RNA sequence: AGGGUUUGAUCCUGGCUCAGAACGAACGCUGGCGGCAUGUCUGUUUCAUGCAAGUCGAACGAGAAAGCCCCUUCGGGGGUGAUUAAAGUGGCGGAAGGGUGCGUAAUACUAGGGCAACCUGCCCUCGAGACCGGGACAACUUGCCGAAAGGCGGGCUAAUACCGGAUACGCUCCCGGGUCGCAUGGCCCGGUGAGGAAUGGACGGGGACCGCUUCGGCGGCCUGUCGCUCGUGGAGGGGCCCUAGGCCUAUUAGCUUGUUGGUGAGGUAACGGCUCACCAAGGCUUCGAUGGGUAGCCGGCCUGAGAGGGUGACCGGCCACACUGGGACUGAGACACUGCCCAGACUCCUACGGGAGGCAGCAGAGGAGAAUCAUUCACAAUGGGCGAAAGCCUGAUGGUGCAAUGCCGCGUGGAGGAUGAAGGCUCUCGGGUCGUAAACUCCUGUUGAGGAUCACGAACGCUUGGCGGGCCAACACCCCGUCGUGCUGACGAGUCCUAAAGAAAGCUCCGGCUAACUUCGUGCCAGCAGCCGCGGUAAGACGAAGGGAGCGAGCGUUGUUCGGAAUCACUGGGCAUAAAGGGCGUCUAGGCGGAUCGGUCAGUCCGAUGUGAAAUCCCCCGGCUCAACCGGGGAAUUGCGUUGGAAACUGCCGGUCUCGAGUGCGGGAGGGGAGAGUGGAACUCCUGGUGGAGCGGUGAAAUGCGUAGAUAUCAGGAGGAACGCCGGUGGCGAAAGCGACUCUCUGGACCGUAACUGACGCUGAAGCGCGAAAGCCAGGGGAGCGAACGGGAUUAGAUACCCCGGUAGUCCUGGCCGUAAACGAUGGGCACUAGGUAGUGGCGGCUCUGAGGCUUCCUCUGCUGCAGCUAACGUAUUAAGUGCCCCGCCUGGGGAGUACGGUCGCAAGGCUGAAACUCAAAGGAAUUGACGGGGGCUCGCACAAGCGGUGGAGCAUGUGGCUCAAUUCGAGGCAACGCGAAGAACCUUACCGGGGAUUGACAUGCUAGUGGUAGGGACCCGAAAGGGCGACGACCCGGGCAACCGGGAGCUAGCACAGGUGUUGCAUGGCUGUCGUCAGCUCGUGUCGUGAGAUGUUGGGUUAAGUCCCGUAACGAGCGAAACCCUUGUCCUUAGUUGCCAGCGCGUCAUGGCGGGGACUCUAAGGAGACUGCCGGUGUUAAACCGGAGGAAGGUGGGGAUGACGUCAAGUCAUCAUGGCCCUUACACCCCGGGCUGCACACGUGCUACAAUGGCCGGCACAAAGGGAAGCAAUACCGCGAGGUGGAGCGAAUCCCAAAAAGCCGGUCCCAGUUCAGAUCGGAGGCUGAAAUUCGCCUCCGUGAAGUUGGAAUCGCUAGUAAUCGCGCAUCAGCCGUGGCGCGGUGAAUAUGUUCCCGAGCCUUGUACACACCGCCCGUCAAGCCACGGAAGCCGGAGGUGCCCGAAGUCAUUUAUCUAACCCACCAUUCGGCGGGAGGAAAAUGCCCACGGCAAAGCCGGUAACUGGGACUAAGUCGUAACAAGGUA
Repeated sequence: AGGGUUUGAUCCUGGCUCAGAACGAACGCUGGCGGCAUGUCUGUUUCAUGCAAGUCGAACGAGAAAGCCCCUUCGGGGGUGAUUAAAGUGGCGGAAGGGUGCGUAAUACUAGGGCAACCUGCCCUCGAGACCGGGACAACUUGCCGAAAGGCGGGCUAAUACCGGAUACGCUCCCGGGUCGCAUGGCCCGGUGAGGAAUGGACGGGGACCGCUUCGGCGGCCUGUCGCUCGUGGAGGGGCCCUAGGCCUAUUAGCUUGUUGGUGAGGUAACGGCUCACCAAGGCUUCGAUGGGUAGCCGGCCUGAGAGGGUGACCGGCCACACUGGGACUGAGACACUGCCCAGACUCCUACGGGAGGCAGCAGAGGAGAAUCAUUCACAAUGGGCGAAAGCCUGAUGGUGCAAUGCCGCGUGGAGGAUGAAGGCUCUCGGGUCGUAAACUCCUGUUGAGGAUCACGAACGCUUGGCGGGCCAACACCCCGUCGUGCUGACGAGUCCUAAAGAAAGCUCCGGCUAACUUCGUGCCAGCAGCCGCGGUAAGACGAAGGGAGCGAGCGUUGUUCGGAAUCACUGGGCAUAAAGGGCGUCUAGGCGGAUCGGUCAGUCCGAUGUGAAAUCCCCCGGCUCAACCGGGGAAUUGCGUUGGAAACUGCCGGUCUCGAGUGCGGGAGGGGAGAGUGGAACUCCUGGUGGAGCGGUGAAAUGCGUAGAUAUCAGGAGGAACGCCGGUGGCGAAAGCGACUCUCUGGACCGUAACUGACGCUGAAGCGCGAAAGCCAGGGGAGCGAACGGGAUUAGAUACCCCGGUAGUCCUGGCCGUAAACGAUGGGCACUAGGUAGUGGCGGCUCUGAGGCUUCCUCUGCUGCAGCUAACGUAUUAAGUGCCCCGCCUGGGGAGUACGGUCGCAAGGCUGAAACUCAAAGGAAUUGACGGGGGCUCGCACAAGCGGUGGAGCAUGUGGCUCAAUUCGAGGCAACGCGAAGAACCUUACCGGGGAUUGACAUGCUAGUGGUAGGGACCCGAAAGGGCGACGACCCGGGCAACCGGGAGCUAGCACAGGUGUUGCAUGGCUGUCGUCAGCUCGUGUCGUGAGAUGUUGGGUUAAGUCCCGUAACGAGCGAAACCCUUGUCCUUAGUUGCCAGCGCGUCAUGGCGGGGACUCUAAGGAGACUGCCGGUGUUAAACCGGAGGAAGGUGGGGAUGACGUCAAGUCAUCAUGGCCCUUACACCCCGGGCUGCACACGUGCUACAAUGGCCGGCACAAAGGGAAGCAAUACCGCGAGGUGGAGCGAAUCCCAAAAAGCCGGUCCCAGUUCAGAUCGGAGGCUGAAAUUCGCCUCCGUGAAGUUGGAAUCGCUAGUAAUCGCGCAUCAGCCGUGGCGCGGUGAAUAUGUUCCCGAGCCUUGUACACACCGCCCGUCAAGCCACGGAAGCCGGAGGUGCCCGAAGUCAUUUAUCUAACCCACCAUUCGGCGGGAGGAAAAUGCCCACGGCAAAGCCGGUAACUGGGACUAAGUCGUAACAAGGUA
């Protein structure tokens, strides 16, 4: 830092997706150790059990028991336990600590300020004080009620509990004065004013003195410590107020009655409408009030380069809450997590009367959930409560346990070790790889195991000893400091020893992105997948294996966040065509704003200062062996406040200016707007005349009109609408829009001038207005046109296109609607930035006879074009360039401009405007192709012009189909079908039936055996193959005299293997077809373009041709075309045998038969010749074309061979070769027989015909090219013939096949199914071959079918061609050959031309096509599935309104009743008694109010018969709408 993915390719836009980091995670597989962290994110769900807040006897009264000891009359008693336990009164603490995040969008939080409007227990400091009295209530005891919880009554009693009085430095109030301040007001001083305290209590010590004494002591008194009261100040804690900041929603736009303010009062610690009475009518809000949704906030944490985005677990600060709701009490502090009261739900107990409870404390349980731990140890440390202290309490805390949940560290060994072992995998079978990996040798000892030893955390405190100091009358006590002693550890580090490599590696991935590849299995199956996409028989993508890559006690997956994403763009994006400019104007708020001077200092900038808690992050240093982790210091905390300063810029205030803007004056232009009037042409209708059969309409028609007189034509009249020519990328208007003429009213712009104002400006959310066509309402009008509708055509259909009619409407008046491809698809304003040219309006200058010419400036409208910009196209002073200002709008495609809601409208509908779901794209511009019922140019037997055919018949042959045991297989539009087949009776042969054999019919190797071996006559079974029996019976090499020995061949047995016309031509090679003998296809360098690509190769000519020429940002080149090659046509040279024979000679009836000859023909080798070379014309002076000469041949002379880049996954695995797969007593091999020849039928290719240009008969003539030895075969003879006998000659320019046929001459037939035609059938023969039955060819005799020129349609051919005639050859025993390939003979017609059909080439154009028009693609219907909307109704939720009820409780009122302290009166005066009062209690009433109830309306959600459209889904239906002029743009 980027990558993948839209396309055939490209650039751009744009979404989706990946690589990174992180986590309180979960899931899968796996799991050795340790350190440090973290661990119910869900149901603020329900909770069994234990524990989590107590403590103080130095505040007070009272006070057990067990146990132990003693005594005892054995009943018991005493002592100790005991300054005890348990409980009570009282004090302090239970408001902290701990938990959770429901609620809360502000009563919260954060930052900074304020309180002159406040409180503060314990603690510290300072000042002052604590005097005199009094009466109770618990405990206890006693009686009673109750199941329990608990309660009631009588009696006794203490206090640091309670009450009265006194005193008052200071305090509060009041009054007076001074001083200060930001308003209220603060501070200080004074006063004869008013008011308000306390426990002299507890404990320790004490010399003298005093009182009491039960003679033990107790107290006064002195002293120390603690406590108490009133105040001052402080520290720390809290309360209240202000400013600013941080979520979504306008499909929530208005909200508010204690509401906003005032006066007064109440209330509070305190300000305040906090509360109340009265008065006023305010207050908040588009800078988003109110409502709805969501949410604890912050330090921080995660991510990021940053800015941001996300988040608020753990730790820390604040807030809120404690079963749900309400309430207060107590208190310094609460409206109180483990307090109280009430209501409610739930759970539990109950004797049914009534009670009890609240884990969101720590553990733990149920439940929920993808998911989150032990009912552990200890108060040793830190901290907290109480206490004088010891100490007690402390699930705070410190530890341990569980969990790989995370971070960090360590280990699972180290060194050596090649025959590169075995084994696995792979393989081209050679090898490669796992791999120094292992084995093996040596070594070490982390962790784990066993054992031993032993720290930090522990010094505070207390104890005790000493010293010093303070207090004091005191050497006592107490306090402080200091030096020692003793006591205290829940947990647990380190080190050493022993044994031993011994106990310790997995997970994911390997198609691209992305690092890592092979084999097998599977066969669009099973499966994978983050995106693109893999899988349909060779899958690096599925599954497995081997190997490899990555990380490692972990690795993957899922989820979530940020990043990448500049994909919401502040940093840092856009809007002509990709998503995106509002249809246009006007204006409010708002935003922005000319020149100059002065002032100010709000913004801005600089400095200082306060704050920005700690922790975290960062830097440095340090502590655990390192690290994680932890400690110390610094920096940072980008902010806010205060303060000092600067004054350029912006703002603000004041003054001035004229260039922005506007006004005036003088002009001219214009379909600008509104109203009224006028006109002519055309049209239709009406009246009349003329006229007489049609008119009209179309591609062609028909419907329609017309003898009742149309159309046509003339005259007259009526009506409505629109305004020809001028007319023009000409004019005007903001846009919509505006077109005959005249008048009236009226808006704007422009030019000139420079008199006036003096920034008055620009933009513009809302708002308001205008706004084509269609449409709506009311009333008119209605000629033409014309939705709907009717009819006629077209068509498969035609609810269309075409035609005939025709209603709304189009027109006018008034009122709605408010949209559009309302477009320049381009918002407005200002400024700046090369030109050229044309037009409109206007002023001027020069020159001028002229409507003239030249020229400057301003306005408006076009074209062209540079720089720049742009993805490109393009734009370019009329910007899409460069800047500034303001507004509107966009953020992937579909769903959808839909639904719901709101709002506007009479309606139609408009405006605003989603989501679920779904896709991996949807798009823009340009490129190359392909295509077009687009265009241009040009070719081809492409059409046309001709000649002959096919399609009809019979037969041959191939194919389909059918049949069959088998009819083997392949070929399938052109480009399969007389094709593979240039030879299927057996063979061939691959098919079928049957019979057989299994190392095989064939190749190679190995092992073993084998001399009566190999071979094998005869014989037996058999159709053969094969099997059986088996006389006889070998060969080669080496050694040896020999017998013989050894080896080989052969054979037998076995192992490797052979074999396969089995499969895949879509795994392949090779070969071939086809477009197409068409003229094309490319490259190098250069240039242009961001790029695909273009240029070259386009253009002008020309050619058969990308052939050549010219032009040219191209210049060259290659593969093709041409040429070179073969053949044929003319001539020459050379050479003459087997060919030839002119002349000479010989010979024959005759023949080159012979001698001879090379002249000729010919043969076959070499050459010549033709090149647009020459002439004329045309053309550009070119290329070239036309004509001509010469020539055997003339413009590539004819023919052939030769086939560019490529296309068709074209054809062939059955020619051959070959990968993979498959068969192996068979899918291989042999044999016999059958089949490939089967036949209702269909097609292709042919042959023969249908006849007289003919058939038949006789006679006569002329080729070329081939073939011949298991061959061709002559003469001769036989046979009607096929043929036979026979064999000369010839391996062939010698001999043979061999006759050529059409033709020519003569004859016959006479238009007939024939003297045409020959199928079919019968008979008799011939030949080949072991063998012609299935199933050969030929001959002869007989038979004599269809057929009389062939429907739609279709084929070939442009000259030695078509047509027609015969001849030969390959294959081959023979042949189904009419096929194929060749050869020659005879030998035409036609081409005016390129409109059309087919194919092709080049240029151009459009495109939504690119497996490329046999393309793409739309909508209904049908099917499946998914989400959503509507919907009678049903169910639920939250909140508000009105009314009813009204618990607990505060407050207020009330006082019949009850009542110790204080007051008063009376009695008694020793205690006391009695009455009244104050105060209090209880009860009652009132206000407020929780829960609850009633009622109506609205909102949100769930569900729903049915219903609506939508998305998606290999091969459903109907059509053909769009993309090419898409066939009606």
Small-subunit ribosomal RNA from a metagenome, 1529 nucleotides, folded computationally. Rfam family: Bacterial small subunit ribosomal RNA.